[in-house]
RNA sequence: ACAUGCAAGUCGAACGGGUACCUUCGGGUACUAGUGGCGGACGGGUGAGUAACGCGUGGGAACGUGCCCUCUGGUUCGGAAUAGCCUCGGGAAACUGGGAGUAAUACCGGAUAAGCCCUUCGGGGGAAAGAUUUAUCGCCAAAGGAUCGGCCCGCGUUGGAUUAGGUAGUUGGUGGGGUAAUGGCCUACCAAGCCGACGAUCCAUAGCUGGUUUGAGAGGAUGAUCAGCCACACUGGGACUGAGACACGGCCCAGACUCCUACGGGAGGCAGCAGUGGGGAAUCUUAGACAAUGGGGGAAACCCUGAUCUAGCCAUGCCGCGUGAUCGAUGAAGGCCUUAGGGUUGUAAAGAUCUUUCAGUGGGGAAGAUAAUGACGGUACCCACAGAAGAAGCCCCGGCUAACUCCGUGCCAGCAGCCGCGGUAAUACGGAGGGGGCUAGCGUUGUUCGGAAUUACUGGGCGUAAAGCGCACGUAGGCGGACCGGAAAGUCAGAGGUGAAAUCCCAGGGCUCAACCUUGGAACUGCCUUUGGAACUCCUGGCCUUGAGGUCGAGAGAGGUGAGUGGAAUUCCGAGUGUAGAGGUGAAAUUCGUAGAUAUUCGGAGGAACACCAGUGGCGAAGGCGGCUCACUGGCUCGAUACUGACGCUGAGGUGCGAAAGCGUGGGGAGCAAACAGGAUUAGAUACCCUGGUAGUCCACGCCGUAAACGAUGAAUGCCAGACGUCGGGUAGCAUGCUAUUCGGUGUCACACCUAACGGAUUAAGCAUUCCGCCUGGGGAGUACGGCCGCAAGGUUAAAACUCAAAGGAAUUGACGGGGGCCCGCACAAGCGGUGGAGCAUGUGGUUUAAUUCGAAGCAACGCGAAGAACCUUACCAGGGUUUGACAUGCAGCUGCAAGUCCCAUGAAAGUGGGAUGCCUUCGAGGGUGCUGCACAGGUGCUGCAUGGCUGUCGUCAGUUCGUGCCGUGAGGUGUUGGGUUAAGUCCCGCAACGAACGCAACCCCUGUAUUUAGUUGCCACCACUGGUGAUGAAUCAGUGCGCACUCUAAAUAGACUGCCCGUGAUAAGCGGGAGGAAGGUGGGGAUGACGUCAAGUCAGUAUGGCCUUUAUACCCUGGGCUGCACACGUGCUACAAUGGUCGGUACAGAGGGACGCAAGACCGCGAGGUGGAGCCAAUCCCAGAAAACCGGCCCCAGUUCGGAUUGAUGGCUGCAACUCGCCAUCAUGAAGUUGGAUUCGCUAGUAAUGGCGCAUCAGCUACGGCGCCGUGAAUACGUUCCCGGGCCUUGUACACACCGCCCGUCACAUCAUGAAAGCCGUCUGCACCCGAUGUCACUGUACCAACCCGCAAGGGAGGGAGGUGCCUAAGGUGUGGGUGGUGAUUGGGAU
Repeated sequence: ACAUGCAAGUCGAACGGGUACCUUCGGGUACUAGUGGCGGACGGGUGAGUAACGCGUGGGAACGUGCCCUCUGGUUCGGAAUAGCCUCGGGAAACUGGGAGUAAUACCGGAUAAGCCCUUCGGGGGAAAGAUUUAUCGCCAAAGGAUCGGCCCGCGUUGGAUUAGGUAGUUGGUGGGGUAAUGGCCUACCAAGCCGACGAUCCAUAGCUGGUUUGAGAGGAUGAUCAGCCACACUGGGACUGAGACACGGCCCAGACUCCUACGGGAGGCAGCAGUGGGGAAUCUUAGACAAUGGGGGAAACCCUGAUCUAGCCAUGCCGCGUGAUCGAUGAAGGCCUUAGGGUUGUAAAGAUCUUUCAGUGGGGAAGAUAAUGACGGUACCCACAGAAGAAGCCCCGGCUAACUCCGUGCCAGCAGCCGCGGUAAUACGGAGGGGGCUAGCGUUGUUCGGAAUUACUGGGCGUAAAGCGCACGUAGGCGGACCGGAAAGUCAGAGGUGAAAUCCCAGGGCUCAACCUUGGAACUGCCUUUGGAACUCCUGGCCUUGAGGUCGAGAGAGGUGAGUGGAAUUCCGAGUGUAGAGGUGAAAUUCGUAGAUAUUCGGAGGAACACCAGUGGCGAAGGCGGCUCACUGGCUCGAUACUGACGCUGAGGUGCGAAAGCGUGGGGAGCAAACAGGAUUAGAUACCCUGGUAGUCCACGCCGUAAACGAUGAAUGCCAGACGUCGGGUAGCAUGCUAUUCGGUGUCACACCUAACGGAUUAAGCAUUCCGCCUGGGGAGUACGGCCGCAAGGUUAAAACUCAAAGGAAUUGACGGGGGCCCGCACAAGCGGUGGAGCAUGUGGUUUAAUUCGAAGCAACGCGAAGAACCUUACCAGGGUUUGACAUGCAGCUGCAAGUCCCAUGAAAGUGGGAUGCCUUCGAGGGUGCUGCACAGGUGCUGCAUGGCUGUCGUCAGUUCGUGCCGUGAGGUGUUGGGUUAAGUCCCGCAACGAACGCAACCCCUGUAUUUAGUUGCCACCACUGGUGAUGAAUCAGUGCGCACUCUAAAUAGACUGCCCGUGAUAAGCGGGAGGAAGGUGGGGAUGACGUCAAGUCAGUAUGGCCUUUAUACCCUGGGCUGCACACGUGCUACAAUGGUCGGUACAGAGGGACGCAAGACCGCGAGGUGGAGCCAAUCCCAGAAAACCGGCCCCAGUUCGGAUUGAUGGCUGCAACUCGCCAUCAUGAAGUUGGAUUCGCUAGUAAUGGCGCAUCAGCUACGGCGCCGUGAAUACGUUCCCGGGCCUUGUACACACCGCCCGUCACAUCAUGAAAGCCGUCUGCACCCGAUGUCACUGUACCAACCCGCAAGGGAGGGAGGUGCCUAAGGUGUGGGUGGUGAUUGGGAU
C1' cells in the first nucleotide's frame, strides 16, 4: 500500500406477502426478500496527533441514562399512508422514476391525567401496541435505585530564555440564544481588563498511568505482553439517526491513491483475524471450534461471534529433563611435549556387568460438564516391549580473569573491552595438543541502570587542579535578636475515607518438581476529611535593648572636587665669556658644532611632574590617591549618652563607579615616546644598543568597560592557644616617658585544627550559620551563529560537529642550565718540547681490482686485533683436484695384508696410475690400515641487539648502598646534610639517628738508609806468591792463593708514627714552622678499578643458543692478492743545522738474551760478511765497541762538509724460492726542506727534553712500531676570572630515550567535520484578501403536500417543507512577513 476469505447480526411470539412441502382444504410446517424492533456507540486494533483538566490523585454541582431492579397509575376510540408485490420505464453497471393497490408493535388525531411539565397562579399542555390463547412477553406516564456517561476545581506531569512579552471573544458584566447541563459555548451592548521571570507566548519532543528494569536507598531509564483512561480509523471538514456517535467494517462533501466502465458514470478504505507486496538487522498459520468463559438478538429452541478457547511455526525468554551407570592399568594404540629417562591425553578407550528417563512400537485412557453438549484429543497420564541403543556444542587460556606448551609467521598476516601484542626463540597473531568456563545452548553486537560521591536531596567543590562577578549601592526573593500572649498554615499524634484488579513481598494450596496457576495477608511510603497537642518555624498583639541607627565631645588621614600658588630640574629663546670639539657606546657611527656647539654666567618663555620627609606607614568599596594654601564635601575611629526600638544581613534582574591603551570635539605640547627614519650589532636583525621623532602622554566635555582589575582567597555574623612589631584613640599608675590595660586598623612567627601537598592559621584556607556568583576531561573556543551595547576598535551572552586519552595540580628522585656557592685535575695560566708545512715509514678512508679477506669508528677506531702477510700464515681471488671427507667417535659389510719405505710414468703441485720391499701370530683372530654404506664430521658462514668469559670508558673520580629506628598518605627522606679538615664519605665536632657493607687508606711488590746472616761464578783493603814493564829498585799492570773488611748479590730485621717541640685551630681533627733523620707528613714508582653507564667492543682467540650450508659457504694444491694509487686524515722517524756536522783520541752503565743457540781470540774482505772454532746450559763464557759527554783538528752560514729522499751499479745474508714483495753493505746520485697558517698535543723532578743499550715475535725482515734499561738533565706554577672534565650543597625546569631533551608558527601535500556566501529547493507558521463544496442555523417558501380544524363540496386554515437567499465553514487561490532544514561557485579558520 493492500489481492482473497472471514471478523455483526438477530427476531415469523410486530407486519402483509413469497417459495417449497403437507393438508382433514379450515389451514399447517420450514425457509425467507421487504416494512418494523433491538443491536451495529460493546467487543477487537493502533499510538499519528496531543505538553492538554489529556492522564494520575483527591474533591465538587448545574446534568442525562436504552436494556436491569423496586414502586405507583394506565394500556380507550379512530384515521390516513407506504415498502414489498403488480405494471410501465431509464441505465453498461451502481441504482432509479411514474402509476395502481396493501399490512403492522411503522405514522397521525381525539379522549383520559394519580403523578409530570409550563404558568402572568387565573389557567394551559402532553400518552400508549399489541402478540397469543395458557401462562406470559410487551407498551405508556411518573417516582426511586443501580450502572454508565457529560461538566467543573486543587495538586502533580519533558527540554529550550541564542523563545520576553502574549491576548480583541481577548478578561469581566447585563440582556438574549443554545445545550441533557454550568459557562464567551454563541450573540448584542458596556467596561478595559486578563496571563507572564513561581517562566506567559513560541519552538522541539512525547499518548498518560498501574507498572517494568536498575539501584542499599534516594534516584535513573522506560511505558512490549496484562489492566485502567485518552485519542485515532486513507487525509481534511460536516452533520444525521439514536439513551448513547459527530460513529474502524454508517451517511454527505472536498483531496490523494487504487479498481470497474459501454466514457455517460460508478466502487473502495485490514491501525479486526489470517495472508500479500514493499521497506528493513528483524518478527509466525490465508488452521480448528463455539466444548468452556463472555457478548448481541430472540419468550424459547436457536443463530451469530478471527472476542475467546485451542492447535501450528520460532531455543525468542523462563523452568524441568536426557544424551548413560558401575567396574576396568599391559597405565594399550594413536596424538602432543620431552632434559630421550619419561610425562600427558587417562579409567578416558577397549573389555565386562547393569539400567531404560527422553525419543520409538503396541495396549488402556481422563479431569476440564451440573441432565445433555469436548475443538483440544486417542492429548495428559498408566502399562508392556526392544536395545547403550537415536541424541553436544560454543567461547576462552598476557593482566584485569579461572585456564600453557609446541610449531608456523617475522611491525607481515593479523589480534584488541582497557592496558597493549607482532620487527626470527610470540603463554597476546594462525594451527595443534592440553587446560578453564558455561551447557541445549554459547559468543558477539546494540540498549538501560549500576559501579560514577563523574550533577553530589541523601552525597561534591571554587588560594595553586575547572571554578569568587573588577568593585559597590540596591529591587524582587531568601534568611533573621530577647520576653509574654493569641491563632494553628507548616509540624506531631489518633480516627475515618480513598489509594481498582493484576504485579512485588510473606504464609499456605494445585500441576510428579519447577517455571506457572491459585487463596489469604501485608504493602501501595500518596491524597482528602476530622479530632486533638503547641516545643520549633510562620501569622498576629504587646513589650525589651544586646543587633542596627541617632545625639554630644574629641581625633587621624596622599579620601574626593574646584580655585589659587611655590621652588628645583629638563628644553627652548636672547645676551655675555670662551674655543674645538661635543654627544653617545662594550666599541663605534648616525647626530650637533668655526654660520661658534659642548662648558659657563645672567635674563626670559613654556609645559609637565612634585626630590628629601617615605615607613610590609596612612586613606579609600574597588580602580586608585603624594609640593603648599583656601573653599566645598564623603567615609572612619575613640569616649560619653537619660534617644529610636529589629529599623538587620545578603542580593537574581537593575543602577553607578571602574587602571592603562583606544575613539570623538576643542585646547595644550617642556620632557618622554608606539609608528617611522637613520647609525650600529648580526649569517640575517622588520629586535635588544645609539641619534632623531609623530600620534599619545596633559586640560575640558563625551564615549569605551576591559586587565595577572590578584590576597589568583565573594559579603555578613558568632566561636576557637599564644608571642613579637607597627598606626590611631582612650583609661590607670606614677618615676613625665615608661609600664599595664582597652577599642579599631596593618604585619611577622607559631599551637589546635584544616589541606592532595605546598601551605593557611583570630585579617583562616579552622568550627558553624545565612545569602549570592561560579565549576563539571583536554582541544575545537571564550570561537561561530543569533540577540543586546558601542562612532569604531570591540565588549557581553554563548554553542555544536569533529578530534585526543589524556590535559592539569602539588610534591619526589635524577639529569640539565650561556643559575649560584665551595672544591679538585698538566683543566687553564706560567714554562719546556712537539704536531699541523717537507721527505720517508706505518695505519685508515676513498678509489681501483678477479681479489685488493675480516673486524675496530668522537673522546674510548686509525704504529689498533697484527710480539713481525715473499710460500706458509690466509680467512680473499683465479685455476686444478677430493666428497664419510684434512680432523673425532660409533655401527654394518667387503675383504686385501696393509701402512710405511724406495723406484718409475704423468702433472705447476695436489693428485692419479704402475712396480718393488714389507709386522706379529696361539692361524680363531688381535692391533693397525684400505674400500663401500650409514650415523655424522667440517664451516674465520649470519646474529656481540640471544649469550658466557674477557676488555675499554667515565675514573684511582670519591663515591654507591644496606639493617633497624625516626619523619612523610606516598614517591621518598634521614643516616650520606651542617661547622671545620683531608688526596679521600680522610678524620673531628654537632645532629633522630645508631650501626654496617662495597669503595678510600693500609696489608703486597720494586726502589731509597742501616744492621745481621751467607760468600761462588761476585769482591781484593791487608798478607803471601807468580808473570810482564822497569834500573830486575821504587812503582805499576795482569794473575793466583788467603780472606769476606768493602762493593755486590739475596734473605731477614730495623726504620717514619705528625712520634717530639713551638705556633695556630674549638682544648678536636688537622694545618704551618722546627729539631733529629738516609728518608717527613701518602718518601718515589707499581699492582690493585666500588654501585653502575655506554644494547660500548669482541660469535675472527676460545666457549655457546638459534638460523643457514652439506659433490659445498667443507677440504687439498699452484699462482696471485692482503704491499695495488689522481687523493684525504691520524700516529711516528729524519731533518732544515754551528748548543751543529765531520775526523781523530779518551771515559763511564743498567737491564736483558743465548744449545736447531750466543760465539771470543786469530785470519780474509773497504764493508755487509766469510773461514774457523776456544769458551759457555751462563753473577764464570759470549752477544758487547754503550752513545751523548770530554779533549783536539777542520768546516764558517751556503740549499752548505746541513739534509738524506730518489735512482744506478756492484756485492753480502736468510730461505725450496727475494719478479710482483725482504734486509744489509760499498761506490755513485744528492730531491723536498732555511723552523712550518688556523689549530692542536705531552709534561710539575730524576719529570720534560736529549743520548744510546737490550728483549719479545722471528729462517729472514719492512722495527723509524711495541715493551724495558740506564746516561746527561732543566724551566715554570702569580693564581682559579676564563676553556675542558669531575665532586658536594643549593636553585629553576613544561626534560625522564633525561638539552644530541622538549617544543612553537608559517609554508607544501592529503583527508575530515564546520562557519560565511550571490542564490536555488523544501517544510512549518502569522496576517490580509478572493473563491466557497457539504452541512447546521436563520429568513423566505411560488403553480408543492394524505392524516387535524372549518366546510355538503370546492376551497380555506393550521402545519410541513422541495427550492431560493444569508451568516459561518474544509480544501483551494493570490499577496506579504517570520521560523527552520537542505544545497551552493568561492572563501575563513579548525582537526588529523

Description
This is a predicted structure of a 1392-nucleotide RNA (small-subunit ribosomal RNA) from a metagenome. It matches the Rfam family "Bacterial small subunit ribosomal RNA". RNAcentral holds the sequence, with entries from SILVA.